[in-house]
RNA sequence: UUCUUAUCAAGAGUGACGGAGGGAUAGGCCCUAUGAAGUCCGGCAACAUCCAUGUAUUUGGAAAUGUGCUAAUUCCUACAGGUUUAUCCUGAGAGAUGAGAA
Numbered sequence: 001u002u003c004u005u006a007u008c009a010a011g012a013g014u015g016a017c018g019g020a021g022g023g024a025u026a027g028g029c030c031c032u033a034u035g036a037a038g039u040c041c042g043g044c045a046a047c048a049u050c051c052a053u054g055u056a057u058u059u060g061g062a063a064a065u066g067u068g069c070u071a072a073u074u075c076c077u078a079c080a081g082g083u084u085u086a087u088c089c090u091g092a093g094a095g096a097u098g099a100g101a102a
């Protein structure tokens, strides 16, 4: 990098350093000197992991370790179908993360 598969409506800081950008892309709409990115610490969750239970692949628990996450539904829309006065709903695509494979 590609493929397969599962999940993406919940959760998480009034901390330290740092100094101007950030929210994948495009358009919107937002966040930000009342302090962005990044680093550290803290926290959340429970994918891998462990224990019990079950055995058609379930249910409950734990949190050493490897990741992940810690504004807004994955912030919204991008394609298709349905629907409405406005709109809204469903699915796909794209993206993100874990696990496995090449």
Base pairs, nucleotide, nucleotide: 001102002101003100004099005098006097007096008095013041015040016039017038021031022030023029025078026077027076028075042070043069044068047066048065049062050061051060052059074094079091080090081089082088